[in-house]
C1' cells in the first nucleotide's frame, strides 16, 4: 500500500470573586450479594448469610440502648418454651467372596412333604468413605497466578505389554453358653467358613550386588547389550459367557517435590540469625533436602527494604474508565486452608481424614455418682444477636457419583416446586372518536385562562388476571422376545394436568414515587414569619418565600420510584499515558564525595535489553463478533476472534549495555604572565571616645518637642599638657574586587587555597550529578578562663500618657573583644538547585591577551572570564524574566499536593541546657492564598479651588421676652421632624371651628358616592323638650319637561351591594423634597490594548470659574452636565404720551387748568461689550497682564436653572396607592377641655445693656415693592391714646393705604440713669355667638434682669456686611415669624503653612 476487526474519550457546572489563574470542597454518570420510606398487577431468567468462628487490655464500675427473664396488678390466651443444636434426612452398596439367621412375605401347587427362586437384615470378607457439598477462621507463603524441572518421586480403579493362578496349614467373628455393668458397653468357656490370615513349591524383560557392549546428557549420571549369583506371587466365584486373582511394561488420571518472575501498609520497625549457613557420617521419607542427629567450619539474610508491626484466602474474573489505570474477589469455575479449640497418629493407592480413632480443654446432655454420650463452616428447621436474608417441600424422570456380573440400591449432589420485586428482562392497567371547551377544582386583571379530549358519551378490541375444554417436549435407556452389530412388544416423569392450544364473557381486576431557586428538566396561589422547617454545595425562612407546609399546575422515571452506605468516573487532585516549585503548597543554608543514575569521536565484536518469524502454553465459562433456541427480551446453545503474557528456538544488529582497539574537541596536568577586603597567624600605625595626673578659668554643663531625672563652688562643662586601656579602621569607596555559601576593608611579615588570560606540549573520557556520610556554617545562646574604652538586652530613675511593663532622656549589667570547646538555626533571599549546548541586539563597568597605528602612550577594533542596566523573539495567572532566562532542550538531585489543628504530640536521634532534626492524628472550615482591576480610605505624595483659614466687620454663647424642640406632668398633653440634611420645621397664622388628641352624650346603609323600591317637588316659617347633636309636631308652599304611560333634580324612609379610616407598613411603592453641590464632573458608540475585570478616549504640558479653550497623543467622534440661548438691573436709540411729566408760554395755595411731550417716567422694539483694539509675556496656541475707547471690561452684578449618583435621607398625616387591619367601630355627629400644662436642659430670635445714645421740638424732609369690594378708606368732627363718628374718592400709572433712620435745634452728662422695658394693679379700645382656661391694642401707675457676656462658635469680599424703616401672603382677630422693597452704607483679603469641605494626579 491493501484488507479485517474493536476503540474513538475528557479537559464540564455550581462556589473563594468585579477579573484571571493557582487550590481544595460540591454535583450530574454507573454499578451493588445491599438498606430504608411509600407504593405495588402478572409471568420468565439469575441469585439469595457480608456479623455472630478473631484478638488484646479493663474494677466484676458507671451512664446510656437493646434484648431476654423474673415479680405485681389488670387483661387476654390456653399450648410450650431459653438450649447451640433437640428429633427426621445428607454414604452407602455387594449373597455373582463366606459361614449362617429370619418367616406373621410372594409365586408354583387340591393338600402335605421336599426342592427352588426372591426378599430382609447382624457379622466376616472386598470396595467406598480422601469424591460430592459447607465455610474463609488463619495464611504476606512456592499459599496463589504464571512459566519451567524432577536424570530425586508415588499412583486404587480404567487401558495396556508379557506372563501366572500348583500344594498345604492354622484360627477369630457371627453363634451356642456362663458372667459383669444402671447404661454405654464388656469378660471367661466352645463350635465354624471364605476371594480374611500362614508357610512351602515355581518364576520373569521385576527388584538387588557385581562385571560388560554402546549411546547420550548441564553435574549427581540415564538409557542400552550380555552374563553371573541373591530374592519376591497368586483367589477364587458362577456355570459357560464372563468377573476376578498375582507378578509385569507403557499410558492416562491424580498426588508429590524444586525453581524463575509476579503478589498489600508502614522506617516513628535497620539490623536479624545458634538447626542459624555450609560440610562429613548416620537416621528418615514414595522421593530431595538441617528434615532429624553426631562432628566440624562461621557462616547466612538485608536500603534492589531483611527482620518486626498491620491487615488480608489467591486467581479467570466483577464494576467503573476513552484507554492507561482504580476499586473488589457474593454468584458460576480453579487452587488454597477448615471442620467445637489444641494436639497426634492408625488404617489406606491417597488423609495426619466435616457426618473414622485417641488425648488435653471449654461446652451441653444421660446416670443407678462407679460412669458415660456429643459435635450443622451438609439440606431444611428453632433459639440469640442484627440494618438484614428463606420451605422441618416433591422427586432420583433427567444429569452425575458409590457399591454391584447385572437388575437395582443410595444420592438434602443435582433437578424441580414453595417464599421476598434482591437484580435483569418482557407484557398489561385500554383503543379510536368525541366541545356546549359540563361540573367540580385552581388562578385571575373578573375579561377569562388552565386542569382538558382529560372526564362523560357513542363505537370497538380482549393480551394478562378468571372460567370452560384439550394438551405436550423433556426417555435416553431397561424388560421381554425373535431370525441377535438389527427388528418387535412392553415399562420408565418429580416438574405438571404445567408450557402451549382453542372456546366464552366483560373495560371489565390492575399506577405509583420523587422533584419544580442555580448546579438541574419543571410556576402559581394560600399558610407560616430566623417560628415552624429545609438542605449534596451555594444557602432559603425576620409579613408579599417560585427554596419551610399544604394545594392546584407541570417535569422526570414508572411496578416502581426515591433515600443511605460502599466503589469507580468526573480528578490532568500522586500527572507512565498526563502536573509542578521566583511571588499561589514546593529549591535542600553551603560544599565535598560513597553507592545509584546519566554520560564525547571512529572501527570491530558478541547478543543482555531491542525489533521480528515460528513453535508450546496461555482450562472451561465470562467479554467481543457472526450465527441460532426459547412468541420477543433477559437467558440459553454453537463457531470465530480474541486473552495485548509466560517460556522455548531461529534470525536482524541502528541504538542502550558488555569487551578490544583507537583519537582528542569534554576533563586534567605542566609553561609563561596577571587581579584580588580569599584564609591562619605574628607584629605595627595613627584619628577618635571614655578615664587618670597636673595647669588655666568660673557658673553651670548636659538634654529634649517641652523638661526632668543626671553631672558641678570638695572647682564640673570648656580649653591646654602628659599618660592609661580597650575596641573599631575616616578618606580612598565605585549596582569595584574576592569566596561554596556564611562572610572578607588600616599598614607589614611569614604560610596558604582559589580564579582568568596565554601558547604550545603531555594524559586520553579520566566526565557530570549526587541519597546516606563528612566539612564549614552570620547573629543571638552555652561551658572554661581571660579582657571591658565605647556601645548596650535585662534592671533603676525622669518623662509622656487615660495607663505607659513602650517609643524620648539620665545611668547600666550579661553580651559585644580574644582563646578553646559547643550549638547548627535566620527573609541563610536572586525567596530563582548543579552541570551542558543553543537561541537578535544595545550601553555601562572590572581583570586579561591579540590586532592597526614608524618606538610609545591615547584613542580605535576583536576575543575570552566576571558584574550591573535596557531590550526582540520566545515564556509566564499576571507582574514580570530576557544569553547571568523564569527561553529551548538533555541529566541527576531535593521538595510539594486545600486552610486551620501544626512544624504541634507521642517515638528516635544529636546537645550541657536552651533547643535541633525526623513529623502525624481525632476534630474542624469552604475556604485560605497569589497577580492585576476599579473604588473608597490614610495622622502619604504632588497640582488646584472656596468667606475654607488667615485679614475685617457685626454677631451667638451671659440678662429679659418671644417661639420651637427634649424632658416631665397629664383624661388627653394628636402626629410627624433628629448630626451636617430635626429643633421661628410641616404650620402662609389651634379662643369655637381647624383637630387628627380626651371626657361624656348620640348614630349604624351611615356626615360623603353609586344602584333600587316606596313617598313627597325643592323650599320657608314656627312650637316643644334637650348642653348640644337630635326627637317629635304645626302651617305655608305645589314649579320644570312630557308620547300623560312617566321622566330630571332634590329630600324623606326601607332593603343590600356598599361606604368610611390623619389605622400599620417611606424596609411594598408613584410623586414631590432635602443634601454632597452650580462642584465640575458623569457616560456612549466605533476603533485599539488586555486570557480578562477593564484600560484607552477623560492620562500628559499649558490655560479656565468651569472636561473652559489649546498643543500633544490610538484614538475619532458624541450625549448628559459648563457656558450661552431666558428673567431682571445698570446705558442708549427709536416708537407710543394717560391715570405720568412740566422746560418755555399762560393760569393756580396746588402740574389745579389750558398747552407740550423736549426731560423724568411708563413699556414695547432695538443698539451695546467681541479679549474686538494696541503692547508685553507665552511655544508662531490657547491664554495671562497692561491700556486705550466706553455707560458698563473681560461669566458687568443678581435670579431661575441641579448631570450620573450617594444617603433603603424625608414624606402613607398633601394627594395617589399594593397589601395587612376596623366596620353598633380604629367609622360619624356633638358639647366641653387638650394642642398654650412647667423643677429643668437646647437650638432660633426680637429688645436692650446706651452719648455713633435718649428724650423733646424744627424742617409742607426724601422712597421702593405691594395691597384694595363682606375691601383699602380720604377730608373734617371727638378722644392723651387705642380707638370712634363721618362718609367723599377708587375694581386703582387717576382714589386709599403711606415711612424710618438720616438733617438742624435744644436738652440729659456716665448712673441701673431722662439707658432698659419685663412684670403686675386700675381703667379703657378693636375682633368675634363667645376673649376665664387662651387674642391684640391704648392711657395711667409699677420699673424686674442687664453696665458688652466663660470655654466655644456663626455671618459676610461692595450696594455686600452692618443699620433704618415699609409693603404682603395666612387671617373676623391675632407676629419679635416668613417672604418681598427700598433709605443709608464701611472695614478687609500679606497669602495657602495650619482646620473643615471638594477637585485632579
Nucleotide at each position: 500500500u491493501a484488507a479485517u476487526u474493536a476503540g474513538g474519550a475528557a479537559a464540564u457546572c455550581a462556589u473563594u470573586u468585579g477579573u484571571c489563574a493557582c487550590c481544595g470542597a460540591u454535583g450530574a454518570u454507573a454499578a451493588u450479594a445491599a438498606u430504608c420510606a411509600c407504593g405495588g398487577g402478572u409471568a420468565g431468567c439469575g441469585a439469595a448469610u457480608c456479623g455472630a468462628a478473631a484478638u488484646c487490655c479493663u474494677a466484676a464500675c458507671u451512664a446510656c440502648u437493646a434484648a431476654u427473664u423474673a415479680c405485681u396488678a389488670a387483661c387476654u390466651a390456653c399450648u410450650a418454651a431459653u438450649u447451640a443444636c433437640u428429633a427426621u434426612c445428607a454414604a452407602c452398596g455387594c449373597g455373582a467372596g463366606c459361614g449362617g439367621u429370619u418367616a406373621g412375605c410372594g409365586a408354583a401347587g387340591c393338600g402335605u412333604u421336599g426342592a427352588u427362586g426372591g426378599a430382609a437384615g447382624a457379622g466376616u470378607g472386598g470396595c467406598g468413605g480422601a469424591c460430592g457439598g459447607c465455610u474463609g477462621a488463619g495464611u504476606a507463603a512456592c499459599g496463589c497466578g504464571u512459566g519451567a524441572a524432577g536424570a530425586a518421586u508415588c499412583u486404587g480403579c480404567c487401558c495396556u505389554u508379557a506372563g501366572g493362578u500348583g500344594g498345604g496349614g492354622a484360627a477369630c467373628a457371627a453363634c451356642g453358653u456362663u458372667c459383669c455393668g444402671a447404661a454405654a458397653g464388656g469378660a471367661g468357656c466352645g463350635c465354624u467358613a471364605a476371594u480374611a490370615c500362614c508357610g512351602c513349591a515355581u518364576a520373569a524383560u521385576a527388584c538387588a550386588u557385581u562385571u560388560u557392549u554402546g549411546u547420550g546428557g548441564c553435574a549427581u549420571c540415564a538409557c542400552u547389550u550380555a552374563a553371573a549369583u541373591g530374592u519376591c506371587a497368586a483367589a477364587g466365584a458362577u456355570u459357560u459367557a464372563u468377573c476376578g486373582c498375582c507378578u509385569u511394561u507403557g499410558g492416562a488420571u491424580g498426588a508429590c517435590u524444586u525453581c524463575g518472575c509476579g503478589u498489600c501498609u508502614g522506617a516513628u520497625u535497620a539490623g536479624c540469625u545458634u538447626g542459624u549457613u555450609g560440610g562429613u557420617g548416620g537416621g528418615g521419607u514414595a522421593a530431595u533436602g538441617g528434615c532429624c542427629u553426631a562432628c566440624c567450619a562461621a557462616g547466612g539474610c538485608g536500603a534492589c527494604g531483611a527482620u518486626c508491626a498491620g491487615u488480608a484466602g489467591c486467581c479467570g474474573a466483577a464494576c467503573u474508565g476513552a484507554g492507561a489505570g482504580g476499586u473488589u474477589g457474593a454468584u458460576c469455575g480453579g487452587c488454597c486452608a477448615g471442620a467445637u479449640u489444641g494436639g497426634g497418629a492408625c488404617u489406606g493407592a491417597g488423609a495426619c481424614a466435616c457426618g473414622g480413632c485417641c488425648c488435653a480443654g471449654a461446652c451441653u446432655c444421660c446416670u443407678a455418682c462407679g460412669g458415660g454420650a456429643g459435635g450443622c463452616a451438609g439440606c431444611a428447621g428453632u433459639g440469640g444477636g442484627g440494618g438484614a436474608u428463606a420451605u422441618u417441600g416433591c422427586g432420583c424422570a433427567a444429569u452425575g457419583g458409590g457399591g454391584g456380573a447385572a437388575a437395582c440400591c443410595c444420592u438434602g449432589a443435582c433437578g424441580c416446586a414453595g417464599c421476598a420485586a434482591c437484580g435483569c428482562c418482557g407484557c398489561g392497567u385500554g383503543a379510536a372518536u368525541g366541545a356546549u371547551g359540563a361540573c367540580g377544582g385552581u388562578c385571575u386583571u373578573c375579561g377569562g385562562a388552565u386542569u382538558g379530549u382529560a372526564a362523560a358519551g357513542u363505537u370497538c378490541u380482549u393480551u394478562a388476571a378468571g372460567u370452560u375444554g384439550g394438551g405436550a417436549a423433556g426417555a435416553a435407556g431397561g424388560c421381554g422376545g425373535u431370525u441377535u452389530u438389527a427388528c418387535c412388544g412392553u415399562c420408565u416423569g418429580a416438574c405438571g394436568g404445567u408450557a402451549c392450544c382453542a372456546a366464552c364473557a366483560g373495560a371489565a381486576u390492575a399506577a405509583g414515587c420523587u422533584c419544580c431557586g442555580g448546579c438541574u428538566a419543571a410556576c402559581u396561589c394560600u399558610g407560616u414569619g430566623c417560628c415552624a422547617g429545609c438542605a449534596g454545595c451555594c444557602g432559603c425562612g425576620g409579613u408579599a418565600a417560585u427554596a419551610c407546609a399544604g394545594a392546584g399546575g407541570g417535569a422526570g422515571c414508572a411496578a416502581g420510584c426515591g433515600u443511605u452506605g460502599u466503589c469507580c468516573g468526573g480528578a490532568u487532585u500522586u500527572a507512565c499515558u498526563g502536573g509542578g516549585u521566583g511571588u499561589a503548597a514546593a529549591g535542600g543554608g553551603u560544599g565535598u564525595c560513597u553507592a545509584g543514575g546519566c554520560g564525547g569521536g571512529a572501527a570491530g565484536g558478541c547478543a543482555g535489553g531491542u525489533c521480528u518469524g515460528a513453535u508450546g502454553u496461555g482450562a472451561a465459562a465470562u467479554c467481543u463478533u457472526g450465527a441460532g433456541g426459547c412468541u420477543c427480551a433477559a437467558c440459553c446453545u454453537c463457531a470465530a476472534a480474541a486473552c495485548u503474557g509466560c517460556a522455548u528456538u531461529g534470525g536482524a544488529a541502528a541504538c542502550c549495555u558488555c569487551c578490544u582497539u583507537u583519537c582528542u574537541u569534554g576533563a586534567a596536568u605542566a609553561g609563561u604572565g596577571g587581579a584580588g577586603a580569599g584564609g591562619u597567624a605574628a607584629g605595627u600605625g595613627g584619628a577618635a571616645u571614655u578615664c587618670c595626673u597636673a595647669g588655666u578659668g568660673u557658673a553651670g554643663c548636659g538634654g529634649u518637642g517641652a523638661a526632668a531625672u543626671g553631672c558641678g563652688u570638695a572647682g564640673a562643662u570648656a580649653u591646654u599638657a602628659g599618660g592609661a586601656g580597650g575596641a573599631a579602621c575616616a578618606c580612598c569607596a565605585g549596582u569595584g574586587g574576592c569566596g561554596a555559601a556564611g562572610g572578607c576593608g588600616g599598614c607589614u611579615u611569614a604560610c596558604u587555597g582559589g580564579c582568568c588570560a596565554u601558547u604550545u606540549a603531555u594524559u586520553g573520557a579520566c566526565g557530570c550529578u549526587g541519597a546516606a556520610g563528612c566539612a564549614c556554617g552570620a547573629a543571638a545562646g552555652c561551658g572554661u578562663g581571660g579582657g571591658u574604652a565605647g556601645c548596650a538586652a535585662a534592671c533603676a530613675g525622669g518623662a509622656u500618657u487615660a495607663g505607659a511593663u513602650a517609643c524620648c532622656c539620665u545611668g547600666g549589667u550579661a553580651g559585644u573583644c580574644c582563646a578553646c570547646g559547643c550549638c547548627g538555626u535566620a527573609a541563610a533571599c536572586g525567596a530563582u538547585g548543579a552541570u551542558u549546548a543553543c537561541u537578535a541586539g544595545g550601553u555601562g563597568u572590572a581583570g586579561g591577551a591579540g590586532g592597526u597605528a614608524u618606538c610609545g602612550a591615547c584613542c580605535c577594533c576583536u576575543u575570552c572570564u566576571g558584574u550591573g542596566c535596557c531590550g526582540c523573539a520566545g515564556c509566564u495567572a499576571a507582574c514580570g524574566c530576557a544569553u547571568u532566562a523564569a527561553g529551548u532542550a538533555a541529566u541527576c538531585c531535593a521538595c510539594c499536593u486545600g486552610g486551620g489543628g501544626a512544624g504541634u504530640a507521642c517515638g528516635g536521634c544529636c546537645g550541657c541546657a536552651a533547643g535541633g532534626u525526623u513529623g502525624a492524628a481525632a476534630c474542624u472550615c469552604a475556604a485560605a492564598g497569589g497577580a492585576a482591576u476599579u473604588g473608597a480610605c490614610g495622622g502619604g505624595g504632588g497640582c488646584c479651588c472656596g468667606c475654607a483659614c488667615a485679614a475685617g466687620c457685626a454677631g451667638u454663647g451671659g440678662a429679659g421676652u418671644a417661639u420651637g424642640u427634649g424632658g416631665u406632668u397629664u383624661a388627653a398633653u394628636u402626629c410627624g421632624a433628629a448630626g451636617a440634611u430635626a429643633c421661628g420645621c410641616g404650620a402662609a397664622g389651634a379662643a369655637c371651628c381647624u383637630u387628627a388628641c380626651c371626657a361624656g352624650g348620640g348614630c349604624u346603609u351611615g356626615a360623603c358616592a353609586u344602584c333600587c323600591a316606596c313617598a313627597g317637588a325643592a323650599c320657608c316659617u314656627u312650637u316643644a323638650c334637650g348642653a348640644g347633636a337630635g326627637u317629635a309636631g304645626a302651617g305655608g308652599g305645589u314649579g320644570c319637561c312630557u308620547u300623560c304611560g312617566g321622566g330630571a333634580a332634590c329630600u324623606g324612609u326601607g332593603a343590600g351591594a356598599c361606604a368610611g379610616g390623619u389605622g400599620g407598613u417611606g424596609c411594598a411603592u408613584g410623586g414631590u423634597u432635602g443634601u454632597c453641590g452650580u462642584c465640575a464632573g458623569c457616560u456612549c458608540g466605533u476603533g485599539u490594548c488586555g486570557u480578562g475585570a477593564g484600560a484607552u478616549g477623560u492620562u500628559g504640558g499649558g490655560u479656565u470659574a468651569a472636561g473652559u479653550c489649546c498643543c500633544g497623543c490610538a484614538a475619532c467622534g458624541a450625549g448628559c452636565g459648563c457656558a450661552a440661548c431666558c428673567c431682571u438691573u445698570a446705558u442708549u436709540a427709536c416708537u407710543a404720551g394717560u391715570u405720568g411729566c412740566u422746560a418755555a408760554c399762560a393760569u393756580u395755595u396746588g402740574g389745579u387748568u389750558g398747552a407740550g411731550c423736549a426731560c423724568u417716567c411708563u413699556a414695547g422694539u432695538g443698539a451695546g461689550a467681541c479679549u474686538g483694539c494696541c503692547g508685553u509675556u507665552g511655544a508662531c496656541a490657547a491664554a495671562a497682564c497692561g491700556g486705550a475707547g466706553g455707560a458698563a471690561g473681560g461669566u458687568g452684578g443678581g435670579g431661575a436653572c441641579g448631570a450620573c449618583g450617594u444617603c433603603a435621607a424625608a414624606u402613607c398625616a398633601u394627594c395617589a396607592u399594593g397589601c395587612c387591619c376596623c366596620u353598633u367601630a380604629u367609622g360619624u355627629c356633638c358639647u366641653g377641655g387638650g394642642c398654650u400644662a412647667c423643677a429643668c436642659a437646647c437650638g432660633u430670635a426680637c429688645u436692650a445693656c446706651a452719648a455713633u445714645g435718649g428724650c423733646c421740638g424744627u424742617u409742607a424732609a426724601c422712597a421702593a415693592u405691594g395691597g384694595g369690594a363682606a375691601g383699602c378708606c380720604a377730608a373734617g368732627g371727638c378722644g392723651c391714646g387705642a380707638g370712634c363718628c363721618g362718609g367723599a374718592g377708587c375694581a386703582a400709572a387717576u382714589c386709599c393705604c403711606c415711612a424710618a433712620a438720616a438733617a438742624c435745634g435744644g436738652u440729659c452728662u456716665c448712673a441701673g440713669u431722662u439707658c432698659g422695658g419685663a412684670u403686675u394693679g386700675c381703667a379703657g379700645g378693636c375682633u368675634g355667638a363667645a376673649a376665664c382656661u387662651c387674642g391684640c391694642c391704648u392711657g395711667u401707675a409699677u420699673g424686674a434682669a442687664g453696665u458688652u457676656g466663660g470655654a466655644a462658635u456663626u455671618g459676610c469680599u461692595a450696594g455686600u456686611a452692618a443699620u433704618c424703616g415699609c409693603g404682603a401672603a395666612u387671617c373676623a382677630g391675632a407676629a419679635u415669624g416668613u417672604c418681598g422693597c427700598g433709605g443709608u452704607g464701611a472695614a478687609u483679603a500679606c497669602g495657602u503653612u495650619c482646620c473643615c469641605g471638594g477637585g485632579c494626579c
Source information:
Predicted 3D model of a 1401-nucleotide RNA (small-subunit ribosomal RNA) from an uncultured bacterium. The sequence is in RNAcentral, with records from ENA. Its Rfam family is "Bacterial small subunit ribosomal RNA". Its family is annotated with structural constituent of ribosome and ribosome in the Gene Ontology.